Notes: RNAcentral holds the sequence, with entries from ENA and SILVA. This is a predicted structure of a 1502-nucleotide RNA (small-subunit ribosomal RNA) from an uncultured rumen bacterium.
RNA sequence: AGAGUUUGAUCUUGGCUCAGGAUGAACGCUGGCGGCGUGCUUAACACAUGCAAGUCGAACGAGGAACACUGAUGAAGUUUUCGGAUGGAAUCGGUAUUCCGAGUGGCGGACGGGUGAGUAACGCGUGGGUAACCUGCCCUGUACAGGGGGAUAACAGUUGGAAACGACUGUUAAUACCGCAUAAGACCACAGUGCCGCAUGGCACAGGGGUAAAAACUCCGGUGGUACAGGAUGGACCCGCGUCCAAUUAGCUAGUUGGUGAGGUAACGGCCCACCAAGGCGACGAUUGGUAGCCGAUCUGAGAGGAUGACCGGCCACAUUGGGACUGAGACACGGCCCAAACUCCUACGGGAGGCAGCAGUGGGGAAUAUUGGUCAAUGGGCGGAAGCCUGAACCAGCCAUGCCGCGUGCGGGAAGACGGCCCUACGGGUUGUAAACCGCUUCUGUGUGGGAGCAAUAAGGUGGCUUCGCGCCACUGAUGAGAGUACCAUACGAAUAAGCAUCGGCUAACUCCGUGCCAGCAGCCGCGGUAAUACGGAGGAUGCGAGCGUUAUCCGGAUUCAUUGGGUUUAAAGGGUGCGUAGGCUGUGCUCUAAGUCAGGGGUGAAAUACCGUCGCUCAACGUCGGGGCUGCCCUUGAUACUGGGGUGCUGGAGUGCGGAUGCCGUUGGAGGAAUGAGUGGUGUAGCGGUGAAAUGCAUAGAUAUUACUCAGAACACCGAUUGCGAAGGCAUCUCACGAAACAGGCAUUGACGCUGAGGCACGAAAGCGUGGGGAUCAAACAGGAUUAGAUACCCUGGGUAGUCCACGCAGUAAACGAUGAUGACUAACCGCUGGCGAUAUAGUGUCAGUGGCCAAGCGAAAGCGAUAAGUCAUCCACCUGGGGAGUACGACCGCAAGGUUGAAACUCAAAGGAAUUGACGGGGGCCCGCACAAGCGGAGGAACAUGUGGUUUAAUUCGAUGAUACGCGAGGAACCUUACCCGGGCUCGAACGGUGCAGGAAGGAUCUAGAGAUAGUGACGCCCUUCGGGGCCUGCAUCGAGGUGCUGCAUGGUUGUCGUCAGCUCGUGUCGUGAGAUGUUGGCUCAAGUGCCAUAACGAGCGCAACCCUUGCCGCCAGUUACCAUCAAGUGAAGUUGGGGACUCUGGCGGGACUGCCACCGUAAGGUGUGAGGAAGGCGGGGAUGACGUCAAAUCAGCACGGCCCUUACGUCCGGGGCGACACACGUGUUACAAUGACGCCUACAGAGGGAAGCCACCCGGCGACGGGGAGCAGAUCUCGAAAAGGCGCCUCAGUUCGGACUGGAGUCUGCAACCCGACUCCACGAAGCUGGAUUCGCUAGUAAUCGCGCAUCAGCCAUGGCGCGGUGAAUACGUUCCCGGGCCUUGUACACACCGCCCGUCAAGCCAUGAAAGCCGGGGGCGCCUGAAGUCCGCGACCGCAAGGAGCGGCCUAGGGCGAAACUGGUAAUUGGGGCUAAGUCGUAACAAGGUAGCCGUA
Repeated sequence: AGAGUUUGAUCUUGGCUCAGGAUGAACGCUGGCGGCGUGCUUAACACAUGCAAGUCGAACGAGGAACACUGAUGAAGUUUUCGGAUGGAAUCGGUAUUCCGAGUGGCGGACGGGUGAGUAACGCGUGGGUAACCUGCCCUGUACAGGGGGAUAACAGUUGGAAACGACUGUUAAUACCGCAUAAGACCACAGUGCCGCAUGGCACAGGGGUAAAAACUCCGGUGGUACAGGAUGGACCCGCGUCCAAUUAGCUAGUUGGUGAGGUAACGGCCCACCAAGGCGACGAUUGGUAGCCGAUCUGAGAGGAUGACCGGCCACAUUGGGACUGAGACACGGCCCAAACUCCUACGGGAGGCAGCAGUGGGGAAUAUUGGUCAAUGGGCGGAAGCCUGAACCAGCCAUGCCGCGUGCGGGAAGACGGCCCUACGGGUUGUAAACCGCUUCUGUGUGGGAGCAAUAAGGUGGCUUCGCGCCACUGAUGAGAGUACCAUACGAAUAAGCAUCGGCUAACUCCGUGCCAGCAGCCGCGGUAAUACGGAGGAUGCGAGCGUUAUCCGGAUUCAUUGGGUUUAAAGGGUGCGUAGGCUGUGCUCUAAGUCAGGGGUGAAAUACCGUCGCUCAACGUCGGGGCUGCCCUUGAUACUGGGGUGCUGGAGUGCGGAUGCCGUUGGAGGAAUGAGUGGUGUAGCGGUGAAAUGCAUAGAUAUUACUCAGAACACCGAUUGCGAAGGCAUCUCACGAAACAGGCAUUGACGCUGAGGCACGAAAGCGUGGGGAUCAAACAGGAUUAGAUACCCUGGGUAGUCCACGCAGUAAACGAUGAUGACUAACCGCUGGCGAUAUAGUGUCAGUGGCCAAGCGAAAGCGAUAAGUCAUCCACCUGGGGAGUACGACCGCAAGGUUGAAACUCAAAGGAAUUGACGGGGGCCCGCACAAGCGGAGGAACAUGUGGUUUAAUUCGAUGAUACGCGAGGAACCUUACCCGGGCUCGAACGGUGCAGGAAGGAUCUAGAGAUAGUGACGCCCUUCGGGGCCUGCAUCGAGGUGCUGCAUGGUUGUCGUCAGCUCGUGUCGUGAGAUGUUGGCUCAAGUGCCAUAACGAGCGCAACCCUUGCCGCCAGUUACCAUCAAGUGAAGUUGGGGACUCUGGCGGGACUGCCACCGUAAGGUGUGAGGAAGGCGGGGAUGACGUCAAAUCAGCACGGCCCUUACGUCCGGGGCGACACACGUGUUACAAUGACGCCUACAGAGGGAAGCCACCCGGCGACGGGGAGCAGAUCUCGAAAAGGCGCCUCAGUUCGGACUGGAGUCUGCAACCCGACUCCACGAAGCUGGAUUCGCUAGUAAUCGCGCAUCAGCCAUGGCGCGGUGAAUACGUUCCCGGGCCUUGUACACACCGCCCGUCAAGCCAUGAAAGCCGGGGGCGCCUGAAGUCCGCGACCGCAAGGAGCGGCCUAGGGCGAAACUGGUAAUUGGGGCUAAGUCGUAACAAGGUAGCCGUA
């Protein structure tokens, strides 16, 4: 830092998607260790159990216990002289100490801890203010503490209740409570002086008057108490600024806003109340609705921003829900109280108890979040003088890969590059891979053993020193460890205990095989999968990260895709239809004042933590410590004055006003005019008129149309007329009066910034439309008729026609209301017009202002294009846009008589939808040109019969392929068997053929015979070679390795072929143009058969094609001449180049020549064209052939051959017999023969060319009517032979189903062949069908061509050949021409096509799915309003009862939570039915749009 995705490709607009980072996460797979953090995001859902706030005996009384001492009484026991002594249990008392639980009292339970429901707020943040305030404990200072009193818990007794909990009587203490005294200071009222402040006001000093205090305990050190002042800390209130979304929420407000007075509070205040006034807030967004705790910060980002507000810290709010106060320094109080409500629990049914959003834990919800752990050792808190007690705060431990950080799973050597796996294959490689094995080494983790921290500072106390003499300060000493036998250290052992996850088509690092076969599946986007998938699944390998890796969700980024930084609006989304104008924003020039903005200096604040920089501490790091800078902000203060703002005073350039001038389809109103149209009346006149592509409806003999005269009506104004003019836009056109308005130019005068823009607002606003009333000629929605059509609710027609079109008044308010371009001002090269003025001139011409056009410089733009009338460069203001569809739809609101308009979403769905330009293709677009393309001709096909091929059908099989042109007498240039691939049946399995190896055996071969349909099996006369002596050659059998397949895929392929098309095209290099795809060249003009050439030219050249070179044919020459030829010479015959000979001719076949627009004339710059031109055998490419550019049709062929993959292997291979490929109701193609007289038949007779021939061609002779047979010469060929050419001539037939035609059938034969039944050809005799020139339609051919006539060849035993390929004979007609059909080439144009018009694409209907609107109703929710009721409680009042009193009980009142009733609004859910919308496979009907889309399209309206 970008990338993928719209297209055939391109540029652009624009959305979607990805790569990054992050998380209180979750899920999947996997999991060795440690450190440091984090851990209910959901149900502020409900909670069992335990714990989380107590403490003080140095405030108090009483009780209990322990111990010590002591006093009294004194049991058992012992002893006894029985007197007693001793003994000391036990009981009681006192003193001192300690402990316990309850109570009075004090302090603390307002902190700490939790949660984020509510809250859009002075709640929070930041900065100020309080002259309007409070503050327990703490600190400092000042002044005090005198003397009394009466109660009350506890306790005792009685008593109620199930319990919770009480009631009554009696007794008692205090640092509990209450009087009295005192008052420095405080407070209250009164009345002064001085100073100060932003207002209210504050401070200081002095005066007298009034009011209120206190507590004790003691270890004698002290600790406490009261009042006041100050400090510190903590709080309270007020203010400026900032703080989410919706205007489809626009008006809100009655204590509301203010005043006066009173009350209340710590304090200000409508905070509350009475009265008075009528205010207050709001487009700078009030009110309403929705959502939300706020911040420091966190994540991201280059930043500006955006998102978030877990953990930690600050503030706020809350504690089951709602209300309330009490106590207190502080609460309207999480573990306090009262009331109400819901819920749960206990109950003896009377009544009670409770509140985990504290720590654990449970249920529930959820994708999801931990232990009912230890300790007060440290830190901190409460109480206490202290010891100490309490502390789920805290510190630790436990669980979880939830995150960050660190470590490890070994290190070194080791190639036979092992085995195995995978892949390729030419049988050898590649890869896994130094990886393993193996050798050596190490011991962080681990296991065992041993040692073992820091955290601990100090408290009380003790000792010493200093001392302001105060247990004031300092030093030393001094108990205490939950974590934990943990961290750490030492030592022993041993590679031992430790690797996965995702991905591998592109983006995006990483590739192969197998399986699957649009299936299964993948997928973030594009998209993969329909038999060779690097995209699915598996495997091998690779890549990435690593105790993690992926996925999902969410946020920021990329996205300059809401654009302040940093976007746009002609055509991509986007300029309001137009003007006037309010608020607002912006605003010319000089001087001066001010100092709000702005700038600079200084001060305060901006908490800590975080982040950044540096240092230090844990072995490192994460983590932590210390220091520094910063925290872009706010406030105060001092200064500066250029700019902005404010005040003042000037100026004339912006803007306006006046004057005279000129302009125009500018507006409104009245009057006038002619042409046309229709109508009425009369005349003339007669048969049609009208209309269309063609018609018909219609009109017309009752006289139309046409024509003419007069009259009437309404509407619109020809020519002029234009690239014109005017207007703000819509719009405005005969002439004219009146009224009104405007811009313009001119020179002077005047005002003195009066300006620009303009949200709302107001006005205007085409056509259609609506209301009322007129008018109504024309035209004409709807409607009607006629046509067209498959249909035609259309296009076309009607002398059919209503609204409407016109006028008046009113509404409506939209258009593709367009220059698709908002308004204003300024600036920026030229050139050419037009309109209206002015100047100067000579009438050309020219200057200037305003307007209106064209073409262009710079510049801009994605391009097209714009270009002083900007889409250029700047400034100001307004409007609008943010992917396509849904949709300008729904709902709501406003407007409207209605139609409807304005405002204007969402769900859902797609990965595009677009703009401009490019190359093609296409067009029922255009231009130019060509072709047997049409036309002009000649002959055919389509009708008949037959032949042949195909479809179809049939069949056991009718093998397969070819299917518009470009399949169909095609593959096939020869199906009776064979061929043969098909069917039936019978056989074989190393196989029908070939090669290698091993083993066994043997010559190989094989007449004959037998069985059989044959294949085959058996029989078997006859029958080896070489040798180094091992064996080999050859053959058979067995086994094995290779077989074999006309089985599939021509859409895996090679090769070959068809077609466009023998059409003139297809490209490249360099240069140039364009952002680019691309263009140029190759276009243009002329020319040509031709991209053939010439000229022009940002192109210059070149290649593949064209042409030429090649073959053949046409003329001539030279050379050569046998088998061809024969003029001359000679011989010879019945005749014949028959013979000698010749090399002249013809001919044969080799080499040359010849034709090039070369010459002439005309036209043309040239290329070239024209000419019955000359010459010439041939004339403008002489004829014919071969030769087929880049490419198209996934064209044809796996069955000609080759070949990848797949499939079969006692069969899908192979052999054999028979059948089939030849079937036959039909349909089509290609042909043959005909239908006859240009003919049939008979007779006569001349002239070819090119080919073939040995298992052949066969002369000649004989036989047969003949096919042919029997003899038989010649010839591997210019020699022999096929071989005869046919058309031609003459005769006859005389128009008929015939002397035409020959199918079909019967009979008799011939030939080939193993064999003619299915299924051959030919011959003879007989039979003698259809057919009398062929509908729509269609084919070939432009000259030696068509037509017609015969001949030959290949294949082949023969032949179904009428086919194919060749050969010659005879030998035409026509072409005006390019409008039309078909095909093609070039240029141009349109395009929504690019699979390219056989394209694309629209709407209804039918089916399925999805979301959504309406809907009688039904069910909720929050809030407000009215009425009724009204707990607790504060306050107020009463208070006869209690109390000495203070006060209280009790009663009443106001207010409110809650409850009930009611009417209405808002907002959700659901609903029979219903509306449209979206998506979906190949449904139905049509053809609307894209080309002139076949009626140009589109916008508004009915």